[in-house]
């Protein structure tokens, strides 16, 4: 120097001016004025797990859902962290839903002879059996070799597919084939040895070999009751119901009222009679649920930062310090000015070549351009997925120099 | 906030559970029948199945990520 691999922080700074929100003081308090103090690394998506809070619930199991190599750390997880084991890469390091198809059921289109302990199209064979011809041979019966076919043998090579039931060499055979040998690869049980284990090493037996698929049903180990802060608690306007205040007596009934009289409310009027309503009403007063609306939940918390200790780590322990947004239709912005940082290369400037016009290659002064995604709504722990850039320590692999 | 569904030619809508050749009707192109339209008929085009990874020989379908639409809770 190129390339390329991983880890952790960070998320532009200063002023001016002009806005929100919440606290706390203050004032001439419908409001002003000062002062503190006000997003995120993902607040996102809502994909997992708590924690919280009301239902539900003796216990156990069913079904359904998730998880699925060992261990270990968690409050707990499908998360982290260390190890195995399998892929990938020359490596640094990455990827893996990684239990079981040698427990059962199921799937496998097309193509293919044949798709499940199957199969025989083309292809090998022609030893036994058999039919025909042809030659030979014999007196004839029969007999022999050839060549073609039936009947048959076989899975070695071709062919089909994503897949065709171990690979090399050999023995055997008509031809052939684990049919049978030897190595080698897998495999199952069994034993020793290492390792908490996953598992790796070795060794002895077996039978020639046990395909593929569980992000098919399933079968085995573990874990889940359900619903969500619109969860629930508290106060509580109006409108509606309830009980009290709030009637009295006389006739009449068809037994449901129905009228008079007295009393009482209410309109109308200034007042009072008079009219009209009304007494199941209005008004007052109480009472419960409980709707509008408030209040809580709701900010000290599995909390932040810093140091020690204990462990590889993840994490946990001990101590020291800090208090660090709580809106509720949703506040945390905007504008303008300078400097920052990036990215390009007209102009300019450097440095090589050239006689020169150029021409290659660098600065990066002036230019031009960018300067992210986003953006609390109970709260935490993860994942995941958006993000201009930029620091800071590490590793690999290849070039040259010394 | 919170919960739940949905995405398949231009438009409505099956096929998804249990993977194996993408289908119906409308709609549209061509012809035929009418003097001409309209019904009828026959033939046809038109689809990366929301997108981007896995899982299998093979994915519209099954697993996971994201997009988008729609509905329900005071």
């Nucleotide at each position: 120097c190129a390339a390329g691999c991983a880890g952790g922080c960070u998320a532009g700074g200063u002023g001016a001016c002009u806005g929100c929100g919440a606290c706390c003081g203050g004032c001439u308090c419908u409001g002003c004025c000062g002062g503190u103090u006000g997003a995120g690394g993902a607040a996102a998506g809502u994909c997992c797990g708590c924690a919280c809070u009301c239902c539900a619930u003796a216990g156990a199991g069913c079904a359904u859902g998730g998880u699925g190599c060992c261990g270990g750390c968690u409050a707990a997880c499908a998360g982290c962290c260390g190890g195995g084991c399998g892929g990938g890469g020359u490596a640094a390091c990455c990827c893996g839903a990684c239990g079981g198809c040698a427990a059962g059921u199921g799937c496998a289109a097309c193509a293919g002879a044949g798709a499940g302990a199957a199969g025989a199209c083309c292809g090998c064979c022609u030893a036994a059996g058999u039919u025909g011809c042809u030659u030979c041979u014999u007196c004839c019966a029969g007999g022999a070799a050839g060549c073609a076919g039936c009947c048959g043998g076989c899975a070695a090579g071709g062919g089909u597919g994503a897949a065709a039931g171990g690979g090399u060499g050999g023995u055997g055979u008509a031809a052939g084939a684990g049919a049978c040998c030897a190595c080698c690869g897998g495999c199952a049980g069994c034993g020793a040895c290492a390792g908490u284990a996953a598992u790796g090493u070795c060794g002895c037996u077996g039978g020639c070999u046990a395909g593929g698929u569980a992000a098919a049903c399933c079968c085995c180990a573990c874990c889940a009751g359900g619903a969500g802060c619109a969860a629930g608690g508290c106060c509580a306007a109006g409108c509606a119901g309830g009980g009290c205040g709030u009637u009295g007596u006389c006739u009449c009934u068809c037994c449901g009222g129905a009228g008079g009289c007295a009393g009482g409310g209410a309109g109308u009027u200034g007042c009072u009679c008079g009219c009209u309503c009304c007494c199941c009403a209005u008004c007052g007063u109480c009472c419960a649920g409980g709707u509008a609306g408030g209040c809580u939940g709701c900010g000290c918390g599995a909390g932040g930062c810093g140091a020690c200790c204990a462990g590889u780590a993840a994490u946990g322990g001990u101590u020291g310090u800090c208090c660090c947004a709580g809106a509720u239709a949703g506040a945390u912005g905007g504008u303008c000015a300078c400097c920052g940082c990036c990215a390009c290369a007209a102009c300019a400037c450097c440095u090589g070549u050239g006689c020169a016009g150029g021409c290659a290659g660098g600065u990066a002064g002036u230019g031009u351009g960018g300067u992210a995604c986003a953006g609390a709504a109970u709260g935490c722990g993860g994942c995941u997925u958006a993000u201009c850039g930029g620091c800071c320590a590490g590793c690999u692999u290849g070039c040259a120099g010394c | 906030c919170g919960g739940g569904g949905c995405g398949u030619g231009g438009c409505g809508c099956a096929g998804u559970c249990c993977g194996g050749u993408a289908g119906c009707g409308u709609g549209c192109u061509u012809g035929a029948a009418u003097g001409g339209g309209g019904u009828u008929c026959a033939a046809g085009a038109g689809g990366u199945c929301g997108a981007c990874g896995g899982u299998u020989c093979g994915a519209a379908u099954c697993c996971g990520u994201c997009c988008g639409c729609c509905c329900c809770g005071a």